Model confidence (mean pLDDT): 85 of 100. The RNA shown here (small-subunit ribosomal RNA) has 1522 nucleotides and comes from a Polyangiaceae bacterium. The organism belongs to Polyangiaceae, within Bacteria. Rfam family: Bacterial small subunit ribosomal RNA. Its family is annotated with structural constituent of ribosome and ribosome in the Gene Ontology.
RNA sequence: AGGGUUUGAUCCUGGCUCAGAGCGAACGUUAGCGGCGGGCUUAACACAUGCAAGUCGAGCGAGGACAGUGGCCUUCGGGCUGCUGAGUCGAGCGGCGAACGGGUGAGUAACACGUAGGUAACCUGUCCUGUGGUGGGGGACAACCCUGGGAAACUGGGGCUAAUACCGCAUAAGCCUGUGAGGUCUUAGGACUUUACAGGGAAAGGCGCGAGUCGCCACAGGAGGGGCCUGCGGCCCAUCAGGUAGUUGGUGAGGUAAAGGCUCACCAAGCCUGAGACGGGUAGCUGGUCUGAGAGGAUGAUCAGCCACACUGGGACUGAGACACGGCCCAGACUCCUACGGGAGGCAGCAGUGGGGAAUCUUGGGCAAUGGGCGCAAGCCUGACCCAGCCACGCCGCGUGCGGGAAGAAGGCCUUCGGGUCGUAAACCGCUGUGGCAGGGGAAGAAACCCCGGGUAACCGGGCUGACGGUACCCUGCUAGAAAGCGCCGGCUAACUCCGUGCCAGCAGCCGCGGUAAUACGGAGGGCGCAAACGUUGCUCGGAAUCACUGGGCGUAAAGCGCUCGUAGGCGGCACGUCAAGUCAGGCGUGAAAUCCCUCGGCUCAACCGAGGAAUAGCGUUUGAUACUGGCGAGCUAGAGUCCGGUAAGGGGUAGCGGAAUUCCCGGUGUAGAGGUGAAAUUCGUAGAUAUCGGGAGGAACACCAGAGGCGAAGGUGGCUACCUGGGCCGGUACUGACGCUGAGGGGCGAAAGCGUGGGGAGCAAACAGGAUUAGAUACCCUGGUAGUCCACGCCGUAAACGAUGGGUGCUAGACGUCUGGAGUUUAGACGCUCUGGGUGUCGUAGCUAACGCGUUAAGCACCCCGCCUGGGGAGUACGGCCGCAAGGCUAAAACUCAAAGGAAUUGACGGGGGCCCGCACAAGCGGUGGAGCAUGUGGUUUAAUUCGAUGCAACGCGAGGAACCUUACCUGGGUUGGAAACCCCUGGAACCCUUCAGAGAUGAGGGGGUGCCCUUUUAGGGAGCCAGGUGUUCAGGUGCUGCAUGGCUGUCGUCAGCUCGUGUCGUGAGAUGUUGGGUUAAGUCCCGCAACGAGCGCAACCCCUGUUGCUAGUUGCCAGCGGUUCGGCCGGGCACUCUAGCGAGACUGCCAGGCGAUAAGCCGGAGGAAGGUGGGGAUGACGUCAAGUCCUCAUGGCCCUUAUGCCCAGGGCUACACACGUGCUACAAUGGUCGGUACAGAGGGUUGCGAACCUGAGAGGGGGAGCUAAUCCCAGAAAGCCGGCCUCAGUUCGGAUUGCAGUCUGCAACUCGACUGCAUGAAGGUGGAAUCGCUAGUAAUCGCGUAUCAGAAUGACGCGGUGAAUACGUUCCCGGGCCUUGUACACACCGCCCGUCACACCAUGGGAGCUGGGUGCUCCAGAAGUGGCCGAGCUAACCCUUUAGGGAGGCAGGUCCCCAAGGAGUGCCUGGUGACUGGGGUGAAGUCGUAACAAGGUAGCCCUAGGAGAACCUGGGGCUG
Repeated sequence: AGGGUUUGAUCCUGGCUCAGAGCGAACGUUAGCGGCGGGCUUAACACAUGCAAGUCGAGCGAGGACAGUGGCCUUCGGGCUGCUGAGUCGAGCGGCGAACGGGUGAGUAACACGUAGGUAACCUGUCCUGUGGUGGGGGACAACCCUGGGAAACUGGGGCUAAUACCGCAUAAGCCUGUGAGGUCUUAGGACUUUACAGGGAAAGGCGCGAGUCGCCACAGGAGGGGCCUGCGGCCCAUCAGGUAGUUGGUGAGGUAAAGGCUCACCAAGCCUGAGACGGGUAGCUGGUCUGAGAGGAUGAUCAGCCACACUGGGACUGAGACACGGCCCAGACUCCUACGGGAGGCAGCAGUGGGGAAUCUUGGGCAAUGGGCGCAAGCCUGACCCAGCCACGCCGCGUGCGGGAAGAAGGCCUUCGGGUCGUAAACCGCUGUGGCAGGGGAAGAAACCCCGGGUAACCGGGCUGACGGUACCCUGCUAGAAAGCGCCGGCUAACUCCGUGCCAGCAGCCGCGGUAAUACGGAGGGCGCAAACGUUGCUCGGAAUCACUGGGCGUAAAGCGCUCGUAGGCGGCACGUCAAGUCAGGCGUGAAAUCCCUCGGCUCAACCGAGGAAUAGCGUUUGAUACUGGCGAGCUAGAGUCCGGUAAGGGGUAGCGGAAUUCCCGGUGUAGAGGUGAAAUUCGUAGAUAUCGGGAGGAACACCAGAGGCGAAGGUGGCUACCUGGGCCGGUACUGACGCUGAGGGGCGAAAGCGUGGGGAGCAAACAGGAUUAGAUACCCUGGUAGUCCACGCCGUAAACGAUGGGUGCUAGACGUCUGGAGUUUAGACGCUCUGGGUGUCGUAGCUAACGCGUUAAGCACCCCGCCUGGGGAGUACGGCCGCAAGGCUAAAACUCAAAGGAAUUGACGGGGGCCCGCACAAGCGGUGGAGCAUGUGGUUUAAUUCGAUGCAACGCGAGGAACCUUACCUGGGUUGGAAACCCCUGGAACCCUUCAGAGAUGAGGGGGUGCCCUUUUAGGGAGCCAGGUGUUCAGGUGCUGCAUGGCUGUCGUCAGCUCGUGUCGUGAGAUGUUGGGUUAAGUCCCGCAACGAGCGCAACCCCUGUUGCUAGUUGCCAGCGGUUCGGCCGGGCACUCUAGCGAGACUGCCAGGCGAUAAGCCGGAGGAAGGUGGGGAUGACGUCAAGUCCUCAUGGCCCUUAUGCCCAGGGCUACACACGUGCUACAAUGGUCGGUACAGAGGGUUGCGAACCUGAGAGGGGGAGCUAAUCCCAGAAAGCCGGCCUCAGUUCGGAUUGCAGUCUGCAACUCGACUGCAUGAAGGUGGAAUCGCUAGUAAUCGCGUAUCAGAAUGACGCGGUGAAUACGUUCCCGGGCCUUGUACACACCGCCCGUCACACCAUGGGAGCUGGGUGCUCCAGAAGUGGCCGAGCUAACCCUUUAGGGAGGCAGGUCCCCAAGGAGUGCCUGGUGACUGGGGUGAAGUCGUAACAAGGUAGCCCUAGGAGAACCUGGGGCUG
């Protein structure tokens, strides 16, 4: 710090996702030790049991037990009782504490919290300091005793008694109240203080021999703690916009410790709110914690501060303090006890239980330490706390060993079989002892209070006290011994192979893997990463500049409100003075501690802990500064406005007028059509249309002018005239003096369509009807036609309302148009020229932009204000609200779903886009195919098998250049198993030849003949090679599968003219340029131009054949010239010619001063030439495309078979046949057939071969063998042609299929299933529908000849020559192709993409008669406990009066009133769940119907609106160009 993912690729936008850090976690696998921390995030759900707040006898009375002692009784054990005693104990009175400590986070959006202040509006027990006091009396009530009720809890009555309990009285420095006077301060309300007078109010004692000490009362002060008030700060929703009656204020009163509407009476009508009131949802707040570079975001466990709560709700009492967790009362729910009458209870204290949950511990020890309560103290209490236990929950540390050790062991895995790797890893040798086990020692935390001693005292010395714990730690001994896993290895992201699997099983954070070679699944080996852990899940921040303060955007990606006016608000010209609010600087205060950071220190280190330091923002206060902003004062004129004079204009409104045209009506002329279309028809017309003339009616719109032009804020605006009216611009002096800009809400305007009422209605025209088109045609086209379009008034409020560009101001090169002003100059004038404003356009600099593009009319550089955006779909939809008569508009979500959706540009491909140009592509022409018969191939069918492959062009006379057996791969049957063939070994024999039997054969069983070569010492033997048999194992074999694993080869586009590279340049980039352009060519052929310059593969040429010729050569050729001749170049002779085959020549646009053209390339023409403008033909096939074809030519990876999917054999099949198609042959005849005669080739082949003459057969053929290894011989008669005869238009003397018979040849063998011959038979067929093929010259057509394969078997294939045409105007159209350009939503690329209905499945969601739960407002009823008010006839010790009585003051019970919790009734609102049915939406392998959109998408598309229609959609009106 970034990365992956939209595309064929690119840049941008944009979302999704990953790598990091963190956690009170949980889950999975695994697990050695220790330290330090942490541990119910859920049910503020319910709780068994124990413990968590007591203490003081030095406040008090009484009692029991104990000891001593006295008395009485005695069964001699003891019992009863009195007194005294130190310590102790349950209960009681009294004091202090229990309001702390501990828990929890429910509630709370609030002065609850944080921060800074205020309190002149307050309180404060214990503690500290100071001052002054502590006198003298009185009456009770518990305990206790007696008695009653009750199951219990508990309680009634009577009686006795103490106090530091309670009550008067006295005293009063100070205190409180009232009144008066003075001083200081002040926020002007008051506060403080001095003083005078009047009134009022206190107290308690205990212990000690004592000194004394602990208390008590009042006041003042302090410390610490609180109450109340205020500024500021920190959540979401505006689909919550208005809220409020004690509400806001005042006066008075009450109340409180205290201000206050806190409460009440009266008066007033205020108060809060867009800077968000009220309502709803959520939430304890903070220090901090996590993250982050920071700003920020998230969070509020543990620790610390504050708040709130204590089963739920209400209430008060006591008290310094509570509305009180372990107090009280009441109500409610729940649980428990009960004798049914009544009672008891509150773990959100510590443990623990149930429950909930993914999930969170022991019913432990101790008060030793720290802290707290009480006490003079000892001490007691303390689940606060200190410790221990459980849990890898987190952080930190340590260990599982260390050093040697290569034969690189065994084994695993891989392998190209050589080896590589695990790997010094192990074994083995040596060493160490963290840890473990055992033994020994053994802390710190503890020093006080207190006791003893000393001291006047402060204080000093000694002594006591440890839960953890025999723990930490130290020492010794023994032992490598107990101690490694988890995740990952396609990219991101570090780490690769094998096997298994075969879109299965599975993986997956995103992209995506898996359909037979998967580094992506599962296993293994190996590797990478971390390590007592490792992964996964969840959550937070980061990355994310993806809510942008730091730090984003809005022409086309999401995003400028349709336009304007204007309120609040925000912002605001020049200069002066003043203030000092903002701002800036300094000081002071605060900013708790802990945390973070730095330094030092303590645990062996670290985590952890201690000490010190540093530290900001913020807030407050104070002093100062005054540039800027702001306030105030007083000015200025450059902004803005006013005035005067001009000026252009479809600006707006109202009224009137005008002509052209359409239609209709009347009349005239006139006759058969008109109209309409791609073509038609519906329609109109002989009842007289259309056409034409005249007249009339009516409505709507205003041709030309007219323009990229004018005006307006936008929508919009067009005949002429008049009137009313708005704005702009120019020129000019004067005036006002910042009066300005923007503008949330709000108001107004706002095309078309549409709505309401009333008119109007010519044309046009949704709907509708008919006619066409079509597979259909609810459309496009046609004929009609109603709303509507028009007017008035009122609604609607939307558009691609667009420049897809908010408004304002300033600044920043220009050039050229145009509209309209002003000035100057010029002109006779219209013009013209120059300068200067305003508007409207085009191009363009800098700059900006992702690019396209924008560019003084900014999308540049800045400032101000407003609006808007935050992935696509769902959806501008639902719900709610507001508006509307309705249609509908405005505002505006979520669930769910996807890994994209997009913008611009690039290269291709495509287009029923355009331009240019080729090709037998069309056209022109010749001949065919498609019809017939046959041949052949294919499909199909059949079959035991009809082996397999090839399948549009580019499969189909193709692999087959030749299936009777063989071939042969198929079928049936018979055999065989190391095999038909190779290597090694053993045995025998050379090889080899002949032959018998069985069998269909393979095969099996025999018989006979016969030996060579080499070595060696003759024999004997050995060896090479071959044959047969055998053996075993590495193995053979497979035309079995995969051409979608491959090589090679081939087809095709296409012999098309293209395809690329280097460097440079341009572009962010893909890429472009070059290769485009102007010409030209068969050609990217060449020329010119050019940010390109060169180059490569292609083109061409070089190669072969052919056309002319020369030379060389001569067992073919010639008599050319001579001689001979049985007359044939036959012979001699000769090579001149032909020819043969080798080497040359020749053709290059070279020539024309031709024409055209840019003087170029080149084209046209001409000359010459055998030949011209690549002479003709061949070979030659660029980068690539089609996963094209071939595993059955061959090769080859993988898979499969292995007594069979191999091998051998016989027979059969590949030759089937109701059909269909392709390719051919032969024909249909007279340009023919047939008979006879006769002429001329080329190129080939030939020794298991071609085979002559001759003989023979009617013929196929047979016999025969000459010659020939071939320019010599043979195949070999070329045929059409030419000459002559016949046939005469007929299913024929055409045609030859089919069939019968008889033969020939090849071959082991012609039945299935060969070719040929002869005789006989003579079928279909009379030129072939739709459609379709070839060919541009020695070509088509036609004629025969040869060859390969091959025993035999061509109508096929490959070659050869003979005869030898027609036509091409031309490029509109069909097909294919090349170049340029354009559009694109295509890129497996139009055989593309893609839309909607319908059907099915699943999912979430809206509506919904309702049903049901929660919350809450209002109205009313009701009213517990309780405070307060009033009453208080009942009761009443303290004080007063009187005193035997009694009375008074005061109080209590009780009653009543106000308030009020629960509860009840009614009526609203909000929200959740559910609901028959219903609406649309999303997703889904695939289905149905059409083809709407993307290329002019075949009717350009889209927007708003209205109607219509199975559906996409169609049509009307207006608008936009995207």